Annotation:
A computed fold for a 72-nucleotide RNA from a Candidatus Colwelliibacteriota bacterium, annotated as transfer RNA. The sequence is in RNAcentral, with records from ENA.

RNA sequence: CGCGGGGGAGACGGACGGUAAGUCGGGAGCCUCAUAAGCUCUAGAUAGCGGGUUCAAUUCCCGCCCCCGCAA
Numbered sequence: 001c002g003c004g005g006g007g008g009a010g011a012c013g014g015a016c017g018g019u020a021a022g023u024c025g026g027g028a029g030c031c032u033c034a035u036a037a038g039c040u041c042u043a044g045a046u047a048g049c050g051g052g053u054u055c056a057a058u059u060c061c062c063g064c065c066c067c068c069g070c071a072a
Stems, first nucleotide, its partner, number of pairs: 002070006010024003018055001026042005048064005
């Protein structure tokens, strides 16, 4: 240099054109002698960056950056 995959709340991670699930973690409360567990409520991401297509993009297309793998 070539090929493929991936970059999303603190972590993991679904969705794949119509505005972003879930689990864990965080905060508050209940319960308990207390802790854990359990239960209830709650905050937090506009999606690697930039452009294009579209009425509308996390989703499609292009470039770049970063990570993983394959080949050489």
The coordinates come from a structure-prediction model, not an experiment, and the mean pLDDT is 82.